[in-house]
Molecule: SAM riboswitch aptamer (S box leader)
Organism: Rhodanobacteraceae bacterium
This record gives sequence, C1' cells and structure tokens, in this order.
RNA sequence: UGCUCAUCAAGACCGGCUGAGGGACAGGCCCUUCGACGCCGGGGCAACCUGCGGAGUUCGCGCUCCGCCAAGGUGCCAACUCCCGCGGGGACGCGCGCUGGGCGCGAUCCACCGAGAGAUGAGUU
Repeated sequence: UGCUCAUCAAGACCGGCUGAGGGACAGGCCCUUCGACGCCGGGGCAACCUGCGGAGUUCGCGCUCCGCCAAGGUGCCAACUCCCGCGGGGACGCGCGCUGGGCGCGAUCCACCGAGAGAUGAGUU
C1' cells in the first nucleotide's frame, strides 16, 4: 500500500509551545486570534486486540457467544462519520389517467433501507 471482517445515534478536557487555518473531498453549515490545526505533558472515555472466567461446537487445533478487568497494544475526547452526495422505500404535493389498480414528476419531509466514500480495530499480503 492492497484485500477481508467487525463497528461507527453513546461516552470523555485541562495546561504549555506555536501562530492561521481547520472540520478527508464537492456543496452546505459550523469551529477559530476569547488562539483553531499541529506538537508536548497530564487527565479522562471506551472496550477492538491481549488477559481472566463460563457456555456451545469440534477427536483435537480452533471457531462462535456471554460475562469480568482496565494492567499491556491501539483508538478516541465540538457538532450522529456535523449534514449531504448514489440507488430504493414511505409521506406530502402536482400532473396524467379515469374508477381497475395505478403511472409520471419533485429546489419538500423521514433517528427508513441499501450502496459508495471515510475513520478505527483485528487478520492478512
């Protein structure tokens, strides 16, 4: 770097340095000289891996599930991944059609479904 799988509505901020951008991309909307982004120190959140216990399955290795811990490896600590983009569904509206279900359209709405993108972890190359 690529691939596979899982998760993404919850949660968690102070100080120092620096000094103009940042929120991945486009649009929107925000954050920011009352100091953003970044780096460092401390603190915290969470529980993916490791660890511990149990259950199922397997001849076994192993795999899956549940629980515990927070010591180790990561991660994270504005806004749902900030919203959105592509397809579908529903609502509503308009038009067609005409009483047979419907068909078409949309600067609207939705804790809707899926895809894509992204992030993080684990495995692998």